Notes
Transfer RNA from a Candidatus Nealsonbacteria bacterium, 73 nucleotides, folded computationally. Its mean pLDDT, the model's own confidence on a scale to 100, is 80. Taxonomically the source falls in Candidatus Nealsoniibacteriota (Bacteria, Bacteria candidate phyla). Rfam family: tRNA. Its family is annotated with triplet codon-amino acid adaptor activity in the Gene Ontology. Rfam classes the family as a transfer RNA. It was read from a public genome assembly.
[in-house]
Parts: sequence; structure tokens; C1' cells
RNA sequence: GUCCUCGUAGCUCAACAGGAGAGAGCGGUGGCCUCCUAAGCCAUUGAUGCAGGUUCGAGUCCUGCCGAGGACA
Repeated sequence: GUCCUCGUAGCUCAACAGGAGAGAGCGGUGGCCUCCUAAGCCAUUGAUGCAGGUUCGAGUCCUGCCGAGGACA
């Protein structure tokens, strides 16, 4: 330099041919329980790398950029 794959909560992962309010586990916060802590239970919290495009509708498709990994040179 060319090509391929990937980028979603603080972390690990879903969303299966574009379709309703993007979910789960762990975590954080508050509460219940307990003499206290832990465990358990209830509630709550928080995310689609960035910028455009296509579409009635984009996490998903297209383009560019950024980042990670890989193949070839």
C1' cells in the first nucleotide's frame, strides 16, 4: 500500500433476509431482609465509533473517515 472481518450499556454478549418502546447476564444506585456484612428479593440506572446517503422506516444496506484484528505484498 491492497484486500477481508469487526466496532451495540462500565464489562461480556443478543437483536436470526430493514419493521413497533434496542434486550440479557455481571456491575452501579436506592430500598426490603439481617444485630452487621454477604447471599437473596424489589425497583432503578446506562449503549448502536463519527459524518453523510438510500428508505415510509437503518444497529442492520451504501460511501468516506477513525479505531481493533487478520491475509498478501